[in-house]
Context: one part of a larger RNA
């Protein structure tokens, strides 16, 4: 020193995030007991009284044959103590609020809670071979249960209640229309073939679930508005208007576990209240079974308050035990590049024991302490990165199980209905006009036994008889199907009974099972989810063109500064040729135009830059070179690729020359004034081709040329096809990259100077000072990303400080718009000092009360190998908000493991060795450290000053406060030496008397020692040299001037002084004494960790003995008294004694060494 205990003066929560911890209370009997209440509780509420021993009287009960034993309750009396549940064991209490009804459960080992559960409520599913669930299946759970049952979901006792919305998403229902796969069907097409035909492709039509559509459903997922006008003070808005919506939040509650602003405002409590309680309503962002609002009881829950109590604190002290320390024995671990391991300033990968300079330093232990060794421990958990991992989510992508569903098989026999296709016999066909019900076309002048019909006429777009071929429509027949319903039993299935291989019953071609089509599908799985980036995210950007930056060749970066592109043009904006010259201004004239000036400012489709004037512009004429096939050579250039290109061949357009004309010769033209207008490869389509064609011929399929399909815009394009969460996280890396701190910078911040517009009645400068211009600092917020990610622990508080001065107080001065007092402002000055509380995690801040004053900053925002852990910043949980969700929030709330034995340096102590001396003793003091303060009162003096009110300087005295040191006579504390009282129990055989244990058992008192709250002392006085400042004399400058030479005054600062250390002060000092000195060893100590120091070793050093003092309080025993407990006397006794006296006893013996 730590741990565990004991005690504590005065105060009593002032401590602290918080009464954490500790203390208080505690048994039994009697008494007494509030609000509220679900009438049960609350309640042991709270509060109060009693409690031993002895005697006596009454008494309930049990046992026993009895004697008697056990034992309850009560009255009266006596008696001792500080205290009678005497020890131990054994509730502190009350009030308010939040949340959860309750008892219960939970993160074994950081969270016990408001989370989970719960009884109760509601919704949904399920009729039994039940739903649901497990399994590949057999089978099983559900259940040997049957809707008062079982399963799923939400809510969470009880009371009062539970509003509006069905537009979205789900779920349920409906089945008309639309859509829809396989299948059926098969127009048609292609190929082959001598033909029949074969093969392939395949449109219409038909067809399930699902989706769509239409409804229902919110105790399903969920949702529940703006703007604006208005009342006779103002404010407000019952009232109105308008827009939107599926509906616009009802009842309640409300700064709340929800309120950012916010410590909202008001009230209460407090001296003072960021918390708390009650209200208000402006609800950032309340709200009704994701339940709303209340609520008695309950809670190791959370918040606030009060009483009691206390060492939590003011402010610490003493004691006990264990450890620490010493000796003997035994004997780990961490760590370790090597170490011969100092301070300051600087430097430096930016914070040095190790580098530079200076200073300091004789060597080596031990006990302590943790400031440093960017200490140890753990390849940082935060952050970023990785074409890392894992798990989770979903309307990411792709698959897939369950589930639903068409078809086929297992799979048979019938009947009826409906319906499709084909074929056949019949039937049907009304605009107006026309005798009238004209289906169409062709033939047709006749047809029929006849009546008659038709031709003709007439009407009309069309004319009728008769024949033929068709369309349309109805009925019916046959064939081939499809589908619905019903029936049967022999397939298949299931169950029951009798009985062990059969029978009966149910059900029945359904179901089940197999194959398989489509739907569906985070139930499951595999994956994806870009880069740049002054960290990352959010934002922005990503290809191409033009300019600047760009430094006069080319090229050249940035999340540098400016703009454009993802085309346009055939009625040219293309080609050739010819002709012409623009914009603007002025004047005249006034549609047009003319003249002058005018080098380009116009125009050239478009951005900008460059370029262009008998043109690259404008107009006109003719036209299609916006051609085909090749291409030497260059430019840019990593590649890919892009650009320019003379020339050759073909066939053209246009103009010129020549000619009477044709011919011939010849210029320009392979898009556009130039520079943007874009996309590799694979894959696929289309056209062309004298290409290839898997035995042959064909075909299919390729190839070549041309061409088409990508905002593959993350534009050199990872795939045809891809989003999120992680605080449950993991791995690999990074100081290549953030958060803390350091460093650089100093925009911002702070301090200050200059200038002086103005304010100050007047007057810039008593005081304040705009617009501006500088300097310094390195405390703010930043910028940068330089050390550290194989770890430099982060806010506040506590503890301990140290430095700066830009000074809060105290000291000294100048000016004042300084009368005095009290101030303002400036200069000098860092010696000392610089408070206690309420609220909050707070720093800060506000408030209360003081004070001379309640300074500003640095020190890794000093200080976690010193403490704390309230906040922030893991895992649990809740609210609001956001998100479909997993989840998220510099939003809120509750809960939540702080390790380290010290090697080195440093620091505080304490020793040893060596040197200086041969030894001892006493000293000097270079140097260092410490100290250093302030107020009030009185006198001067109610004086100076002042109209008064008020009210001094200077000087003198006193007393306090703070701080420090020492001490214990007194006052107190402690006091496991001691004395006494006393409970329970055991032992000494018993009585008595003692002893042990129970916290020292508890309680009362207390010597020495230690100690503070106690006492004493100091902080005094003075000197020197100075600061600001004030002066003397005095020139430069005949004056003036505190200065230049010279001479003074002047402060708590400086040097002395005062106290302490101090000759290792290596310059190791001085003086005195001596020839011997010292240690081991022994007895000890008011000395002490060990050492050391001090005293003594034949003497009072220690012990014993005997006294005294001191403490306690009157022992045992005996006598006596009382029925007894007990009392009285011998007895101010007995016991003890850390102080002290005496010198009676014991022990300081003996031996061997060093210089």
């Nucleotide at each position: 020193g730590u741990a565990u205990g004991u005690u504590g003066a005065a105060g009593g929560a002032a401590c602290u995030c918080g009464g954490c911890a500790a203390a208080u209370u505690u048994g039994c009997u009697c008494u007494g007991u509030a609000a509220c209440u679900u009438c049960g509780g609350a309640a042991g509420a709270a509060g109060g009284a009693g409690u031993g021993a002895c005697g006596u009287a009454u008494u309930a009960a049990g046992g026993g044959a009895a004697a008697c034993c056990u034992a309850u309750a009560u009255g009266c009396g006596u008696u001792g103590g500080c205290a009678c549940u005497a020890a131990a064991g054994a509730g502190g209490g009350a009030g308010u609020a939040a949340c959860a009804a309750c008892u219960g459960u939970u993160u074994a080992a950081c969270a016990a809670a408001a989370a989970c559960a719960c009884a109760g409520g509601u919704c949904u599913u399920u009729g039994c071979u039940a739903a649901u669930u497990u399994g590949a299946g057999a089978a099983a759970a559900g259940a040997u249960g049957u809707a008062u049952a079982a399963a799923g979901a939400c809510u969470g006792a009880c009371a009062c209640c539970u509003g509006c919305c069905c537009g979205g998403u789900g779920c349920u229902g409906u089945a008309a229309g639309g859509u829809u796969a396989c299948g059926u069907a098969g127009a048609g097409a292609u190929g082959c073939u001598a033909a029949g035909g074969c093969a392939u492709c395949a449109a219409a039509a038909u067809c399930a679930a699902g989706c769509u559509c239409c409804a229902g459903u919110a105790a399903a997922c969920g949702g529940c508005g703006g703007c604006u006008g208005u009342a006779a003070c103002u404010c407000u808005g019952a009232c109105g208007g308008u827009c939107c919506a599926a509906a616009g939040g009802u009842a309640g509650c409300g700064a709340a576990a929800u309120u950012c602003c916010u410590u909202g405002u008001c009230g209460g409590g407090u001296a003072a209240g960021u918390u708390c309680c009650g209200a208000c309503c402006u609800g950032c962002a309340u709200g009704a079974a994701u339940g709303g609002u209340g609520u008695a009881a309950u809670g190791a829950u959370u918040u606030c308050u009060c009483c009691a109590c206390u060492g939590u604190c003011u402010c610490c002290a003493a004691c006990a035990u264990a450890u620490c320390c010493u000796u003997g024995g035994u004997g780990a671990a961490u760590u370790u590049g090597a170490a011969a391991u100092g301070c300051c300033c600087g430097u430096g990968a930016a914070g040095a024991u190790g580098c530079g300079g200076g200073c300091u330093c004789u060597u080596u232990g031990c006990a302590g302490u943790u400031a440093g060794a960017c200490g140890g421990g753990a390849a940082g958990a935060c952050c970023c990165c990785g074409u890392g991992c894992a798990c989770c989510u979903u309307u990411a992508c792709u698959a897939u199980g369950a589930u639903c569903u068409a078809a086929a098989g297992u799979u048979g026999u019938a009947a009826a209905g409906u319906u499709g296709a084909a074929a056949g016999u019949u039937u049907u066909g009304u605009g107006u006009a026309g005798u009238a019900u004209a289906g169409a076309u062709g033939g047709g002048a006749g047809c029929g036994u006849a009546a008659g019909c038709g031709u003709c006429a007439g009407u009309g777009a069309a004319a009728u008889a008769c024949c033929a071929u068709c369309c349309u429509u109805c009925c019916u027949u046959u064939u081939c199907g499809a589908u619905u319903u019903u029936a049967c039993u022999u397939a298949a299935u299931u169950u029951u009974u009798u009985u062990u291989a059969a029978a009966a019953a149910a059900a029945g071609a359904c179901a089940g099972c197999u194959u398989g089509u489509g739907a569906g599908a985070g139930g499951u799985a595999g994956u994806u989810u870009g880069a740049c980036u002054g960290g990352g995210g959010c934002g922005g950007u990503c290809u191409c063109c033009u300019c600047c930056c760009a430094a006069a060749g080319a090229g050249u970066a940035a999340c540098g500064g400016a703009g454009g592109u993802g085309u346009a043009c055939a009625u040219a904006a293309g080609g050739c040729a010819a002709a012409u010259u623009c914009a603007a201004a002025u004047a005249a004239a006034u549609a047009u135009u003319u003249a002058u000036u005018a080098a380009a400012g116009a125009g050239c489709g478009u951005a900008a830059u460059g370029g262009c004037u008998u043109a690259u512009a404008u107009u006109u004429g003719c036209u299609u070179g916006a051609c085909u096939g090749u291409a030497a050579g260059a430019u840019a250039u990593a590649c890919a690729u892009a650009u320019c290109g003379a020339a050759c061949a073909g066939g053209g357009a246009u103009g010129a020359a020549u000619u009477a004309a044709u011919u011939u010769u010849u210029g320009u033209c392979g898009g556009u004034c130039a520079u943007a207008g874009u996309g590799a490869u694979c894959c696929g389509g289309u056209g062309a081709u004298u290409u290839u064609g898997a035995g042959u011929g064909g075909a299919a399929a390729a190839a070549u040329c041309a061409u088409c399909g990508c905002u593959c815009a993350a534009c050199g394009a990872a795939u045809a096809a891809a989003a999120g969460g992680u605080a449950c996280g993991c791995c690999g890396g990074g100081g290549a990259u953030a958060a803390c701190a350091g460093g650089c910078u100093u925009a911002u911040g702070g301090u200050u100077u200059c200038u002086g517009a103005g304010a100050g009645c007047u007057c810039a400068c008593a005081u304040c000072g705009a617009c501006g211009a500088g300097a310094c600092c390195g405390u703010u917020u930043g910028g940068c990303a330089c050390c550290u990610c194989g770890a430099u622990g982060u806010c506040u508080g506590c503890u301990u400080a140290u430095c700066a001065c830009a000074u809060c107080c105290u000291g000294g001065a100048g000016c004042u718009g300084a009368a005095g007092u009290a101030g303002g402002u400036u200069c000098c000055a860092a010696g000392g000092g610089u408070u206690c509380g309420g609220c909050u995690g707070u720093u800060c801040g506000c408030c209360g009360a003081c004070u001379a004053a309640a300074g500003u900053g640095g020190u890794a925002c000093a200080u976690g190998a010193g403490c704390u852990g309230g906040g922030u910043u893991c895992a649990g949980a809740a609210c609001g908000u956001c998100g479909u969700g997993a989840g998220a929030c510099a939003g809120u709330u509750u809960g939540g493991u702080c390790c380290c034995u010290a090697u080195c340096u440093g620091c505080u102590g304490u020793a040893a060795a060596u040197g200086u001396u041969a030894a001892a003793a006493a000293u000097u003091g270079a140097a260092a450290a410490g100290c250093g303060u302030a107020a009030a009162u009185u006198c001067u003096a109610g004086u100076a000053c002042g109209a008064g009110a008020g009210g001094a300087u200077c000087g003198a005295a006193u007393u306090u406060a703070g701080u420090a040191a020492a001490c214990c006579a007194a006052u107190g504390g402690u006091g496991a030496a001691u004395c006494g009282a006393u409970u329970g129990u055991u032992u000494u055989a018993u009585c008595a008397a003692a002893a042990g244990c129970a916290u020292u058992g508890u309680c009362g008192a207390g010597u020495a020692g230690c100690u503070a709250a106690g006492u004493u002392u100091a902080u005094a006085a003075a000197a020197g040299a100075u600061a600001a400042u004030c002066a003397c004399u005095g020139a430069a400058u005949g004056c003036a001037u505190c200065u230049a030479a010279g001479u003074g005054a002047g402060a708590a600062a400086c040097u002395u002084a005062c106290u302490u250390u101090a000759a290792a002060a290596a310059c190791a000092g001085u003086u005195u004494u001596u020839u011997a000195a010292u240690a081991u060893u022994g007895u000890a100590g008011a000395a002490g960790a060990c050492u050391a120091c001090u005293a003594c070793a034949u003497a009072a050093u220690a012990g014993a003995a005997u006294g005294a003092u001191c403490g306690u309080a009157u022992a045992c025993g005996a006598a006596u008294u009382g029925u007894a407990a007990g009392g009285u006397u011998c007895u101010u006794a007995g016991c003890g004694u850390a102080u002290u006296a005496u010198c009676u006893c014991u022990a300081a013996u003996a031996a061997a060494a060093u210089u």